[in-house]
Context: one part of a larger RNA
């Protein structure tokens, strides 16, 4: 890990609600009892319970009664159906669908492991050092001191045995559920150890590691409260058909959990009240737009105060300052509106409809972690596959095609069946079904097939506007002067370093000078003009396809691939291909409507589905009843092209060797793939 088995909504009571069967203004026993017996059945028992009459706190009255002064008014009542089995849904109490804690609590066992103590035993090779005392010698007035011996002290010092456990490798399914080996510490000491006893769990010990208390100790181990509890995980077993949700809201020691409501099923009863259009009458203050209020902001004008200045007794004059308030012009607002849509929403009416529409009662559910996208907001950073609200959508619970692949995005809801047809979104060179269709351009970048500010004689398109056969633009020949080296300033400043100014003449034209250049000069050039040639040449402005900007880490890898100047882009036109969509043929099924010979018939819509309601059923085991079947082969097995929509039933054949199917009805230890389920077997 496979395979066989066995593995989870059950049992009582009590209470509700449906459905059935008795009985019916009544229903029914119960505990026990009779007779029987194989067990039920059967007959007694009314004691009790629920019904049959309420109201009021009661006394009470009573089809009414309570309140109250009331014959009002009002509040509960009344005008008849219920009660007792069975079955099936829910609800409560019990282990209550099944498995599972960590834990509490209570009696017990436990210090042969280990901690500490008690008592009585044992052990510690050899080596070093050489303390106090003490002697002798020496010193002294006498010591002290010195120096030699003797001594043997030490939680002394090296090092086996012993102990331990600092370091590192190996070992890691180990030799070993803590070892090996190589090295390291202590080794007369607060040491190590035999043996016997003592402390015991709300404990005990503890040179405190929360250490250890029998290989898991913030509280051993065991049996017992017990099936503790578990708002949690997991798992919960045959078919088929109908219908089909929610991830909101309020409360919540409440947030992954509950109660109500909202959505769903079913039954009754209602009968278009539902919804969509259309018309028609309402509310309203959003979007937009605006400045009339309320506030922000920008220039401009004018001006009241204020500052600064003259100047005075006082007045008073002024002005590169500041400016309220008017004016004009141009703007901005979720908490501004003089103004104002478009959806939606309210009603009336009509049409259109099987809408599994809407509504009412009663049973029962599940659901309260959603998730993308579009538009409208807020929070953030007008970031997030963020994060929260409104409205829709899909998804979840939806399969089919399309976007290479891709729950939430595009078309579009798969009853089933077919080697028919039509189309959608998307698509027609190949891959790969279908145009190498057809017009008209536009792109030269593989743009297309990934990006911004910017930048740039790329190209198309469509204006404006300047100069131009009185000859432009480009180019090429030539000029390109004179006062004058303008003043100044400077060591110098002569067009060209700085300040000022920018005149005048000659001409076809020529700056008191556009670059370069020089120490200043000089020298080149330009601006102007002549000529030569000869048709167009500059500026600008919207657009339309392109170009640069453009660096990432396993392999091109930024069209899905070949590959493609279209097989790319705009624009407009025919074919076609393309889905479990629609059509066509057949076939099931549910519901409605009609008709009915009551069997069924015809028409019409409908059949995706988690969680979840409902309906119909098939199998297993066992009981009763009724008729079978078996040694001329029973159940079980192994095979099979046979019926049924399916759970699953048959027939045969070979096996096997004694039981067993069928009908009707009954009752459950009734259906297995998952539970890190159990057990067994390999």
């Nucleotide at each position: 890990g496979c395979c066989u088995g066995c593995g989870a909504g059950u049992u009582a009571a009590u209470c509700u609600u449906u459905g059935u069967a008795g009985c019916g203004a009544g229903g029914u026993u119960a505990a026990g009892g009779g007779a029987g017996a194989g067990a039920c059945a059967c007959c007694c028992g009314a004691a009790g319970c629920c019904g049959u009459a309420g109201c009021g706190a009661a006394a009470g009255c009573g089809a009414g009664u309570c309140u109250g002064a009331a014959a009002a008014g009002g509040g509960c009542g009344a005008c008849g159906a219920g009660u007792u089995g069975c079955a099936a849904g829910g609800a409560u109490u019990a282990g209550a669908c099944a498995c599972g804690a960590a834990a509490c609590c209570g009696g017990g066992u436990g210090a042969g492991c280990u901690a500490c103590c008690c008592a009585u035993g044992g052990c510690c090779a050899g080596g070093g050092u050489g303390a106090a005392a003490c002697g002798u010698g020496u010193g002294u007035a006498a010591a002290a001191g010195c120096a030699c011996g003797u001594g043997a002290a030490g939680g002394c010092c090296c090092g086996a045995a012993c102990c331990u456990a600092c370091u590192a490798a190996u070992g890691u399914u180990a030799c070993a559920a803590a070892a090996u080996u190589a090295g390291g510490g202590g080794a007369u000491g607060a040491g190590c150890u035999g043996u016997g006893g003592g402390u015991a769990g709300a404990g005990g010990u503890g040179a405190u590691a929360u250490g250890c208390c029998a290989a898991a100790c913030g509280a051993a181990c065991u049996c017992g409260g017990a099936g503790a509890u578990a708002g949690c995980u997991u798992g919960u077993u045959c078919u088929c058909c109908c219908c089909g949700a929610a991830a909101u809201a309020g409360c919540u020691a409440u947030a992954g959990g509950g109660c109500u409501a909202g959505c769903g099923c079913c039954a009754u009863c209602u009968g278009u009240u539902a919804a969509a259009c259309u018309a028609c009458g309402g509310a309203g203050g959003u979007a937009g737009a605006g400045c009339a209020c309320u506030g922000a902001a920008u220039g401009a004008g004018c001006u009241a105060a204020g500052g600064g200045g003259c100047u005075u007794a006082g007045a008073g004059c002024u002005u590169a300052c500041u400016g309220a308030a008017c004016u004009c012009a141009a703007u901005c607002a979720a908490a501004c509106u003089c103004c104002g849509a478009a959806u939606g929403c309210c009603g009336u009416a009509g049409u259109u409809a099987u809408a599994g529409a809407g509504g009412a009662u009663g049973g029962u559910a599940g659901u309260c972690g959603g998730a993308c996208u579009a538009c409208g907001g807020g929070u953030g950073a007008u970031g997030a596959g963020a994060u929260u609200c409104g409205u829709g959508g899909u998804c979840a619970a939806a399969a089919g095609g399309g976007a290479a692949a891709c729950a939430g995005c595009c078309c579009a809801g798969a009853c089933c069946a077919u080697c028919g047809g039509c189309u959608a979104a998307g698509g027609u060179c190949c891959c790969c079904a279908a145009a190498u269709u057809c017009a008209a351009g536009c792109u030269a970048a593989g743009u297309g097939g990934g990006a911004a500010a910017c930048g740039a004689u790329g190209u198309g398109g469509a204006g404006u506007u300047a100069c131009u056969g009185a000859a432009a633009c480009a180019a090429c020949c030539a000029g390109g002067a004179g006062g004058u080296u303008g003043g100044c300033u400077u060591a110098g400043a002569a067009g060209c370093a700085g300040c000022c100014a920018c005149c005048c003449u000659u001409c076809a034209a020529a700056g008191a000078g556009u670059g370069c250049g020089u120490a200043a000069u000089a020298g080149c050039u330009c601006a102007c003009u002549g000529g030569u040639c000869u048709a167009g040449u500059g500026a600008u402005u919207c657009u339309g396809c392109g170009c640069g900007g453009a660096a990432a880490a396993c392999u091109u890898a930024a069209c899905g691939g070949g590959g493609c100047u279209a097989a790319g882009c705009u624009u407009g036109a025919u074919a076609c291909c393309g889905a479990a969509g629609c059509c066509a043929u057949g076939g099931g099924a549910u519901u409605c409507u009609u008709c009915u010979u009551a069997g069924g018939a015809a028409g019409g819509a409908u059949c995706g589905g988690u969680a979840g309601g409902g309906g119909a059923g098939c199998g297993u085991u066992c009981c009763g009843c009724c008729a079978g079947c078996g040694g001329a082969g029973a159940a079980g097995g192994c095979a099979u092209a046979c019926c049924g929509u399916g759970a699953g039933g048959a027939g045969u054949g070979c096996u096997g060797g004694a039981g067993u199917g069928g009908g009707c009805g009954g009752a459950a230890g009734u259906g297995a793939g998952a539970a890190u389920g159990c057990a067994g077997g390999c």